[in-house]
Molecule: transfer RNA
Organism: Clostridia bacterium
RNA sequence: GCGCUGCUAGCUCAGUGGAUAGAGUGCCCGGCUACGAACCGGUAGGUCGCAGGUUCGAAUCCUGCGCGGCGCG
Repeated sequence: GCGCUGCUAGCUCAGUGGAUAGAGUGCCCGGCUACGAACCGGUAGGUCGCAGGUUCGAAUCCUGCGCGGCGCG
């Protein structure tokens, strides 16, 4: 330098054109308990890596850039 691939909540991930973007786990609050753990209920937490484009509508499709991984030279 070229090709492929990943980037979504603190962490691990789902969501492959349309509803307020979700789950598990963690944090916090409450219940339970003599107190904890476990278990049960609830709250908060997101510019969907960045910028453009296509579209009535983009996390999703296209282009460029950034960062990580794999391969080729």